[in-house]
The part of an RNA shown here (large-subunit ribosomal RNA, domain II) has 717 nucleotides and comes from an archaeon.
Context: one part of a larger RNA
RNA sequence: GCAAGGGAGUUCAAGGGCGUGGCAAGAUUAAAAGUGUCAAGCUUUGAAUCAAAGGGAAACCGAAUUCUCGCAACAUUGUGAGGAGAAGGGUGUGAAAGCGCCUUUAGUCACGGACUUGAGACCCGAAACCAAGCGAUAUAUUCCUGGGCAAGGUGAAACCAAUCAACCGAUUGGUGGAGGCCUGCCACUAGUGUUAGUCUAACUACUUAGGUGACCCGGGAAUAGGAGUGAUAAGCCAAUCGAGCUUGGUGAUAGCGGGCUCCUUCCGAAAUAGCUCUCAGGCUAGCCUAACCUGAGACUGGUAAUGGUGUAGAGAUACUGACUAAGAAGUAACGGGGAGAAAUUUUCGGCUUUUUUAUCAAACUCCAAAUCUAUUACCGUCUUAGAAGGUUAGAGUAGGGGGUAGGGGGUAAGCUCCUACUCCAAAAGGGGAAAAACCCAGCUUCAGGUUAAGGCCCUCAAAUGCUGGUUAAGUGUUAACUGAAAAGAGUCUUUAUGCUAAGACAGUGGGGAGGUUGGCUUAGAAGCAGCCAUCCUUUAAAGAAUGCGUAACAGCUCACCCACCCAGGGUAAGGGCAUUGAAAAUAAACGGGGCUAAACCAGCUGCCGAUACCUGAACACACUUACAGUUGUAAGUGAUUGCGUAGGAAGGUGUUCUGAUAGAGCAGAAGCUGGAGUGAAAGUUCCAGUGGAUCUGUCAGAAAAAUGGAUCCUUGU
Numbered sequence: 001g002c003a004a005g006g007g008a009g010u011u012c013a014a015g016g017g018c019g020u021g022g023c024a025a026g027a028u029u030a031a032a033a034g035u036g037u038c039a040a041g042c043u044u045u046g047a048a049u050c051a052a053a054g055g056g057a058a059a060c061c062g063a064a065u066u067c068u069c070g071c072a073a074c075a076u077u078g079u080g081a082g083g084a085g086a087a088g089g090g091u092g093u094g095a096a097a098g099c100g101c102c103u104u105u106a107g108u109c110a111c112g113g114a115c116u117u118g119a120g121a122c123c124c125g126a127a128a129c130c131a132a133g134c135g136a137u138a139u140a141u142u143c144c145u146g147g148g149c150a151a152g153g154u155g156a157a158a159c160c161a162a163u164c165a166a167c168c169g170a171u172u173g174g175u176g177g178a179g180g181c182c183u184g185c186c187a188c189u190a191g192u193g194u195u196a197g198u199c200u201a202a203c204u205a206c207u208u209a210g211g212u213g214a215c216c217c218g219g220g221a222a223u224a225g226g227a228g229u230g231a232u233a234a235g236c237c238a239a240u241c242g243a244g245c246u247u248g249g250u251g252a253u254a255g256c257g258g259g260c261u262c263c264u265u266c267c268g269a270a271a272u273a274g275c276u277c278u279c280a281g282g283c284u285a286g287c288c289u290a291a292c293c294u295g296a297g298a299c300u301g302g303u304a305a306u307g308g309u310g311u312a313g314a315g316a317u318a319c320u321g322a323c324u325a326a327g328a329a330g331u332a333a334c335g336g337g338g339a340g341a342a343a344u345u346u347u348c349g350g351c352u353u354u355u356u357u358a359u360c361a362a363a364c365u366c367c368a369a370a371u372c373u374a375u376u377a378c379c380g381u382c383u384u385a386g387a388a389g390g391u392u393a394g395a396g397u398a399g400g401g402g403g404u405a406g407g408g409g410g411u412a413a414g415c416u417c418c419u420a421c422u423c424c425a426a427a428a429g430g431g432g433a434a435a436a437a438c439c440c441a442g443c444u445u446c447a448g449g450u451u452a453a454g455g456c457c458c459u460c461a462a463a464u465g466c467u468g469g470u471u472a473a474g475u476g477u478u479a480a481c482u483g484a485a486a487a488g489a490g491u492c493u494u495u496a497u498g499c500u501a502a503g504a505c506a507g508u509g510g511g512g513a514g515g516u517u518g519g520c521u522u523a524g525a526a527g528c529a530g531c532c533a534u535c536c537u538u539u540a541a542a543g544a545a546u547g548c549g550u551a552a553c554a555g556c557u558c559a560c561c562c563a564c565c566c567a568g569g570g571u572a573a574g575g576g577c578a579u580u581g582a583a584a585a586u587a588a589a590c591g592g593g594g595c596u597a598a599a600c601c602a603g604c605u606g607c608c609g610a611u612a613c614c615u616g617a618a619c620a621c622a623c624u625u626a627c628a629g630u631u632g633u634a635a636g637u638g639a640u641u642g643c644g645u646a647g648g649a650a651g652g653u654g655u656u657c658u659g660a661u662a663g664a665g666c667a668g669a670a671g672c673u674g675g676a677g678u679g680a681a682a683g684u685u686c687c688a689g690u691g692g693a694u695c696u697g698u699c700a701g702a703a704a705a706a707u708g709g710a711u712c713c714u715u716g717u
Base pairs, nucleotide, nucleotide: 001717002716003715004714005713006712011119012118013117014116015115018112019111020110021109022108023107026050027049028048032044033043034042035041054061055060065087066086067085068084069083073079074078088103089102090101091100092099093098122259123258124257125256129249130248131247132246133245134244140223141222142221143220144219145218146217147216148215149213151183152182153181154179158175159174160173161172162171163170164169188210189209190208193206194205225241228236229235262652263651264650265649266648267647272285273284274283275282276281286397287396288394289393290392291391292390293389297382298381299380301379302378303377304376305375306374307373308372313367314365315364320361321360322359325356326355327354328353329352330351331350334349335348336347337346338345339344400424401423402422403421404420405419406418407417408416409415429440430439431438444618445617446616447615448614449613450612454608455607456606457593458592459591463605465604466603467602468601469600470599476595477594486580487579490577491576492575493574494573495572496571497570499568507564508563509562510561511560513537514536515535518532519531520530543558547556548555619642620641621638622637623636624635625634626633627632653706655703656702657701658700659699660698661697662696663695664694671690672689673688674687675686676685677684678683
C1' cells in the first nucleotide's frame, strides 16, 4: 500500500418554543396501598405542581363590562369568530393633572422531532499535576571480601668503600631499587581518527591512549524520586532523567490539530459593526432558512417638478495662506555706505501700505457641475395565488480575494489601509495558447436552429474576401502582458513662407581686383594673435574678408559675379509609420508552423462560433381549476421557476430487532459468482450457477442503524 472486520451528535435530567392527541376552568398525579399467573397491566388515593387576579417594598386593597372599525366566512343596505381601536374598571404613586403594571379568560398532561443547559456529552490526540507503590543484577558513590598487571629502560633516598678534610662534611666508584617515572598489540582497560554498501537501539577491523595506579575486575552489601549519588556533564539513578518507572485520580484539560459513514427536492449566506486579558475564541447586531400572525399596499427602475450639497473643474479686487518680477508712497525704531569735528544729513537695504505682473492649495472659495439624495406626481415592476410589516424557532459567518472608479501611506511592489459597484469565494459553458476572479454568458434532460465575445493561410470550424492607404524594420503578427529622455537628409503626408524660363537649387568652367602691408600694437602682425575703425575707387562682381595656411609674406578656399545647364528647388512648423537609444543567463514572451501580408490604419460584405437566445419534447417544482375523495388523477399557468460552499427546510432508500398480519422454502432459504431488466437516486426485481436451511412483503414500533480516509484499532497479505 491492499483486503476483511471494528470505528465518531448518544443517554438521563431540567428548560422555552413548535407539532399531534386526551380532558378542559380546570389538567395531572409522585410516592404508597390493593389486585394480578405477584409479569405486563388494572384499581384506589389528591400530598403536590401548573393554571384560574392583579397591583404594591409592605400594611393592604382587589378587575360589571360598553361602543366603533373590520379580515376570513356567510350573505349581498350588511352581519361579522379571531383581529384593531376607543371608553370604562383594579391597584401603586401623587395635592391634583397624569403616569406605571394589569383587565373584555385557556390551560394542563402525555407523546414526537429540532435546539439550549448540566453531566466525559460527536470521536481521537498532549506536554503536565497529585497520590500510593516498584526499582542501585545496568549506572553513580561508598563499605566488606577476593583476583589481575609479559618483558625491558631509567636509577631517588639510604648504605658500603676509597680519597680529601677532619667541626660539619665534600668528591669519586659501587651497592640499592623509589616513582599517580619511561617503552610496550603481555594480560586488561579506554575509545583518537579512519572504516566494513547488510552487520550495531552505540558494533567490526586498523589506528590511537593508559597500562604499580586517584589503576582494572569478580562476589556480597548501603543510599530512592524534589529524593539519592555526583573529581559538576544538570551527569547517572535498568535502551527512560532540568525530576525514574508502574498503577490510580482519569474519559485530566485542550478557544488547538486530525477525522465524522445513504439519496433526491426547495431556498441559500458571511468573511462586516459594537463589546471582550480581546485579535487562532466568544456574545449581540447585520446577512440565510422554516413556520406562523396580520390584511393592502410596497419598491431596486424611468421621467418631470421642487429642494439639499460644496466634490470634479475653475478662480485670484472674494477671504486665508504660499509665491515671481517690478513701480509708487510712507517710515527713520533696525543694518550697510557717503558727507561732516559733532549735532546732524543723505542714500541703499529692511519694514508698512498700495499698483501692475507670473503662478498655486487636502485642512482657500466670489463661483460651480455630472452624480448622489429627500418629497411629490405620472409611468413601470411586485402584490388578496397574500406584498410591506411583525413574532417564534434553527443556523452558519465575524482570516477574504480580484477588477473598475475615487482616495490616505509608501521610491515602489503580485505592497498596505479605506469608500462605491461588481465578480471569484459558492459559477459550470464559449473566448483569451495554457489560466479563481479579463471579455461573452448564469447550468434540469434531449433534439434542431440563430447569434455573443472572439475569429475565418495550416494546426482549427469559418474569406489565401473586397476598397483605399502606410511599413521594409520580420517592425509587426500580444486587448489588458512594458519601453523613456534624447538623436538622425528613413519614408509618407499637411500647413506656412522665400527663390524660380528676366533661368532658380545642385554641379562644372572662369573671375574673386585697386588705394592697402587700413590705423594701433608688436621682434614680426601684410584680410585671417589682439584692440579700434570698417571707408573710397574700378566694376558683371569681389568683405579693410568665411575657413585652412605662413615666423611674417606666399598659397588654397568662401562670400559675391559671369558662363554652361535645365525645371523645379530651399526653409520652418505639425501629423503617420519605421530606425538608434534597447544589457541576463534555453532557439525562450508571435502558442507553433510560417507570413511582406497571413502586419498596421480606415471602411465594406459574407461566414464560423456557447449549456446564451429561439423552436419542439420530457422531468421536477410552485400555483390554479375540475374530478375522485386516505396518498392522488386530468387539464392549465410559469417572458418574469430549475448553478451552488457554510447552512436551514422537506420527502424518501437501506440495516438489525419487536408486535400484528400475509406469506416463501430440501420440487432448494440465506449468502456468494456471473448475466438481464427497472427507477431521478439511495436502491430494487428477475435468470443461471454455487450453496444446503432458513427467509421475506405490508402496517406500526425500537435502535449499538449506513465508512475510503482519522501518521485510526485488530488480523491477514